The part of an RNA shown here (large-subunit ribosomal RNA, domain I) has 540 nucleotides and comes from Maribacter litoralis. NCBI's taxonomy places the organism under Bacteria, Pseudomonadati, Bacteroidota, Flavobacteriales, Maribacter.

[in-house]
Context: one part of a larger RNA
RNA sequence: CUGGAAAAGGGCGUAUGGGGAAUGCCUAGGCUCUCAGAGGCGAAGAAGGACGUGAUAAGCUGCGAAAAGCUACGGGGAUCGGCACACACGAUAUGAUCCGUAGAUAUCCGAAUGGGGCAACCCACUAUAUUGAAGAUAUAGUAUCCGCAAGGAGGCAAACCCGGGGAACUGAAACAUCUAAGUACCCGGAGGAGGAGAAAACAAAAGUGAUUCCGAUAGUAGCGGCGAGCGAAAUCGGAUUAGUCCAAACCGUACAUGUUCCGGCAUGUGCGGGGUUGUAGGACCACGAUAUUCGAGAUGUGAUGAACUGGAACGCUUUGGAAAUAGCGACCAUAGAGGGUGAUAGUCCCGUACAGGCAAAGAGCAUUGAGAUAGUGGUAUCCUGAGUAGUGCGGGGCACGUGAAACCCUGUAUGAAUCCGGCGGGACCAUCCGCCAAGACUAAAUACUCCUGAGAGACCGAUAGUGAACCAGUACCGUGAGGGAAAGGUGAAAAGAACCGUGAAUAACGGAGUGAAAUAGAUCCUGAAACCAUACGCUU
Numbered sequence: 001c002u003g004g005a006a007a008a009g010g011g012c013g014u015a016u017g018g019g020g021a022a023u024g025c026c027u028a029g030g031c032u033c034u035c036a037g038a039g040g041c042g043a044a045g046a047a048g049g050a051c052g053u054g055a056u057a058a059g060c061u062g063c064g065a066a067a068a069g070c071u072a073c074g075g076g077g078a079u080c081g082g083c084a085c086a087c088a089c090g091a092u093a094u095g096a097u098c099c100g101u102a103g104a105u106a107u108c109c110g111a112a113u114g115g116g117g118c119a120a121c122c123c124a125c126u127a128u129a130u131u132g133a134a135g136a137u138a139u140a141g142u143a144u145c146c147g148c149a150a151g152g153a154g155g156c157a158a159a160c161c162c163g164g165g166g167a168a169c170u171g172a173a174a175c176a177u178c179u180a181a182g183u184a185c186c187c188g189g190a191g192g193a194g195g196a197g198a199a200a201a202c203a204a205a206a207g208u209g210a211u212u213c214c215g216a217u218a219g220u221a222g223c224g225g226c227g228a229g230c231g232a233a234a235u236c237g238g239a240u241u242a243g244u245c246c247a248a249a250c251c252g253u254a255c256a257u258g259u260u261c262c263g264g265c266a267u268g269u270g271c272g273g274g275g276u277u278g279u280a281g282g283a284c285c286a287c288g289a290u291a292u293u294c295g296a297g298a299u300g301u302g303a304u305g306a307a308c309u310g311g312a313a314c315g316c317u318u319u320g321g322a323a324a325u326a327g328c329g330a331c332c333a334u335a336g337a338g339g340g341u342g343a344u345a346g347u348c349c350c351g352u353a354c355a356g357g358c359a360a361a362g363a364g365c366a367u368u369g370a371g372a373u374a375g376u377g378g379u380a381u382c383c384u385g386a387g388u389a390g391u392g393c394g395g396g397g398c399a400c401g402u403g404a405a406a407c408c409c410u411g412u413a414u415g416a417a418u419c420c421g422g423c424g425g426g427a428c429c430a431u432c433c434g435c436c437a438a439g440a441c442u443a444a445a446u447a448c449u450c451c452u453g454a455g456a457g458a459c460c461g462a463u464a465g466u467g468a469a470c471c472a473g474u475a476c477c478g479u480g481a482g483g484g485a486a487a488g489g490u491g492a493a494a495a496g497a498a499c500c501g502u503g504a505a506u507a508a509c510g511g512a513g514u515g516a517a518a519u520a521g522a523u524c525c526u527g528a529a530a531c532c533a534u535a536c537g538c539u540u
Stems, first nucleotide, its partner, number of pairs: 002008001009540010024525001025489002029460002031457007038449002040156002048109003051064003059083002070103006079091003114123003124142007144153003160191001161189005171178001175225001201208002212239005222230002243441003246385001250273010278419001280384004284378004293372002297368005304361001308356003314329004330347002332336001338350003390414008400426001421436005476483002496524001499511004
């Protein structure tokens, strides 16, 4: 307060429960790094799958018709037959299980490759055999491309790298140049790195001396509807250091062609020698000379190197369910890293420091050694990268938007010089200086981490940390591309509640028993709040 005036209901409080899962504690999983390793796998059939495989076997794991396995060697020394705890049956001191190394086997699909196909299926041909024949079966082979052949390629894989293509949202407070951005994305290619790289470079009156990366230079010089924004380099300080080879001239040789007085000569192609640069160099001529340095390969030795082995030192009392706690007294330490053990352990267990071990492999070192490599002077002639450099037009790249626009690349049209030569030094010219294009290779310093080992964290602790601590890219959703969860914890040990009772009961409950604890009973650690109930008190 309702009200029938009976405390029937309600309210407040206390207590005890139910319910619920927060919180606390924990970690088996993650996250971010460091140091090492590895940086690929694949037609000798990969990655990824399908289907099988166990005495019983649905799933996961392993394996492949030799199928939770086979062989050899090494290790190890008592149990073992995976997760998975039960029963049966077995294996094992004639050394199992297990660990390491090397092998064998490895169905079908998949690049998939004999042909086909709706992947894990279907159907062939050739040779040989069973066979004398038809048919069938078994074994081997039969795709395409490149290559004369030998042989190679193909597909997959996290990021990193190079190349070919190449957006838009966005910003500019609108928007078109511009920006975002040569980003995202697509395609091709390579490697443990890739790319770049030994000056036709920079610089500036002085010099440097391939490339790459980092720090500064510097948000400077510049570019820019001079808006938004974009944004160097020289130089300096570091990391790391390494330089080489062709083409050509000239010499030779093989073959071909042409020509010939039959001796040859010329041209072309292939191969060998030679040669490689800018104070020019080389050919060529002259002189001098096997010095110096490098070094493939072979042999020996050999740090390191798998499983694994040895590896010090503690007792008593106390509390407790349990001692590693506390108390007392010891010991080891090249070992007081870490983990475990019934609470917190240097001395209980595994380990740790240290020492040993050895298969394959093997850096380095020694010996031998194919082979490669150099100098001086002269300068008459020859060589030194051509549809190239440059130029016009159109674009692109350079921090640089056409600008005074050099430099680099090129679609198109043109088009040199040859050492008394050529290019550059940001229009252009002269002087001066630097360099030698149009051929090629090149370690290190740099980038990354799908993966392996060791370790770390003022990282997370189950609504966190990976989406995923748990059988998760699962269940589930979607035609599909694709999207995408929830879900951890008994106890030290299952000792996981024999037996009895109520009950229809294999439900549930009551006893009994285990346990330190059962309000730790499997919906199991702790167990907040909402919400619900019971008892009592007060109130109406």